[in-house]
Context: one part of a larger RNA
RNA sequence: AGCGUAUGGGGGAUGUCUCGGCAUUAGAAGGCGAUGAAGGGCGUGGAAGUCUGCGAAAAGCCUGGGGGAUGAGACAAACAUCAUUUGAUCCCAGGAUCCCUGAAUUAGACCGUACUGAAUACAUAGGUACGUGUCCGCUAACCCGGCGAACUGAAACAUCUCAGUAACCGGAGGAAGAGAAAGAAAAAUCGAUUCCCUCAGUAGUGGCGAGCGAACGGGGAAUAGCCCAAACCGCGACGGUUUUCCGUUGCGGGGUUGUAGGGCCUUUCACAUGAGAGUUACAAAGCCAGCAGCUAGCUGAAGUGUAUGGAACGGCACACCACAGAGGGUGACAGUCCCGUAAGCGACAGUUGUCUGGUCUCUCGAAGGGUACCUGAGUAGGUCGGGUCACGUGAAACCCCGACUGAAUCCACGGGGACCAUCCCGUAAGGCUAAAUACUCUCUAAUGACCGAUAGUGAACUCAGUAAGGCGACUGAAAGAUGAGAAGAACCCCGAUGAGGGGAGGAACGUGAACCUGAAACCAUACGCUU
Numbered sequence: 001a002g003c004g005u006a007u008g009g010g011g012g013a014u015g016u017c018u019c020g021g022c023a024u025u026a027g028a029a030g031g032c033g034a035u036g037a038a039g040g041g042c043g044u045g046g047a048a049g050u051c052u053g054c055g056a057a058a059a060g061c062c063u064g065g066g067g068g069a070u071g072a073g074a075c076a077a078a079c080a081u082c083a084u085u086u087g088a089u090c091c092c093a094g095g096a097u098c099c100c101u102g103a104a105u106u107a108g109a110c111c112g113u114a115c116u117g118a119a120u121a122c123a124u125a126g127g128u129a130c131g132u133g134u135c136c137g138c139u140a141a142c143c144c145g146g147c148g149a150a151c152u153g154a155a156a157c158a159u160c161u162c163a164g165u166a167a168c169c170g171g172a173g174g175a176a177g178a179g180a181a182a183g184a185a186a187a188a189u190c191g192a193u194u195c196c197c198u199c200a201g202u203a204g205u206g207g208c209g210a211g212c213g214a215a216c217g218g219g220g221a222a223u224a225g226c227c228c229a230a231a232c233c234g235c236g237a238c239g240g241u242u243u244u245c246c247g248u249u250g251c252g253g254g255g256u257u258g259u260a261g262g263g264c265c266u267u268u269c270a271c272a273u274g275a276g277a278g279u280u281a282c283a284a285a286g287c288c289a290g291c292a293g294c295u296a297g298c299u300g301a302a303g304u305g306u307a308u309g310g311a312a313c314g315g316c317a318c319a320c321c322a323c324a325g326a327g328g329g330u331g332a333c334a335g336u337c338c339c340g341u342a343a344g345c346g347a348c349a350g351u352u353g354u355c356u357g358g359u360c361u362c363u364c365g366a367a368g369g370g371u372a373c374c375u376g377a378g379u380a381g382g383u384c385g386g387g388u389c390a391c392g393u394g395a396a397a398c399c400c401c402g403a404c405u406g407a408a409u410c411c412a413c414g415g416g417g418a419c420c421a422u423c424c425c426g427u428a429a430g431g432c433u434a435a436a437u438a439c440u441c442u443c444u445a446a447u448g449a450c451c452g453a454u455a456g457u458g459a460a461c462u463c464a465g466u467a468a469g470g471c472g473a474c475u476g477a478a479a480g481a482u483g484a485g486a487a488g489a490a491c492c493c494c495g496a497u498g499a500g501g502g503g504a505g506g507a508a509c510g511u512g513a514a515c516c517u518g519a520a521a522c523c524a525u526a527c528g529c530u531u
Base pairs, nucleotide, nucleotide: 001530002529003528004527005526006525007524008523009522015516016481017480020451021450022448023447024446025445026444027443028442029440030439031138032137039101040100041099042055043054044053046079049075050074051073061095062094063093064092065091066090070083071082072081108135109134110133111131112130113129114128115127116126142173143171144170145169146168153160157207183190184189194221195220196219197218198217204212205211225432226431227430228376232253233252234251235250236249237248238247239246240245258410260375261374262373263371264370265369266368267367268366269365274364275363276362277361278360286359287358288357289356290355291353292352293351294350295349297345298344299343303318304317305316306315319336320335321325327339328338329337381405382404383403384402385401386400387399391417412427413426414425415424416423468475469474488515491503492502493501494500
């Protein structure tokens, strides 16, 4: 020096665990804010710090309800001082207080009313005052709109694709958007919208490359339909004026559709001590009562003995409950020890209901004939230039936008993928509308062939968006486990009144705080063998 054995050190793998995560299901809720939010700063305790709570009334104050013995939040034990069966701490509901900030506001914008009032006569702009008026800011995703890339793919690249995606901006709701056919079709058919499955990777489209990619029809979920404008009638105001008239405007009635409907005139029948409907649209305010939920809670069955052991929940023996043998805890594995579970019960107050009833509110005709008054105009359509439709200009319809033009009025108009005819379908140029659908910052309940501390959220931990880095935007960790119980090692010895160690004591234990288990690398000691 090497090898081997043994004993240790070192290190923190592995095993087991979990007050943390991840995902899904069902239900709830889907907003907060000038009555000052979200977020922050600073304070606040007998006691220094941090977290939590709270706000100069400051780990709290008042009222009501629940509950029933200890309590004064946590790290974090002890002390001091207090509270409490005259019901504390704690939980729920309501109220009071709520520093400085922050939209941050002694402001601004809009709306309404009134008064004033330019150039400029009327007027308008502007100004002033007032208001139980509205808005502003924040917020995870979902939704609607505006604007709108590139990397990439095409094995290069330009049309194309990525993609109307990302980003940015505006707006709203608990959903949003869409929506009651100027539809789809081709059978004498269907009948608002939305979503799912299929049709179908089909028909198409495409430097016919890469790719993009329907619809009809069929099957389901959920279902709900309505209101204006106009014709006509009546009333009011203003203007013109010849006052019997005309025009403008406001209000009320009427009326709302395609087998056309309505108005007006006329003929016939009917009509209320009744019938129907209703606050999610279809008109609109509610109020009261009941019922059912939510925000605290309550009751809740049944086991002992014996040996081992530190401890019985395990063994053995004999029992019991069960609408409860889900789960968790307890000194080892507990239906019968504890919390619970099945089942049942419960609200002063607040709150929800598209539940029920009452009050209340609203509505109530049909047919025949005639007439040709109405049925949404700078609209439809056209030309040019674009966009969107699965559809890249193509034979390119339909739809939308810009510029220029520009109809018809029911014997009408639009569509059926150039266009024409026939035939068929529908009635544009006004508006509202629940459900089925999308999402989850958040709450409740439950589940997992999800993770188990290099995993799972970046974050299981005293103090994580922390320490640390960066001028900044921003980037961003590591770090869990003594033991059943601190019983956390009194006292003695060495040592520097150390660190550390040795005894002693405690403990079931080689559990000693750098603490469960304690692998390997690496280091040391003892012994053996070889050189």
About this RNA: Predicted 3D model of a 531-nucleotide part of an RNA (large-subunit ribosomal RNA, domain I) from a Pirellulaceae bacterium. Its Rfam family is "Bacterial large subunit ribosomal RNA". RNAcentral holds the full RNA, with entries from ENA. The organism belongs to Pirellulaceae, within Bacteria.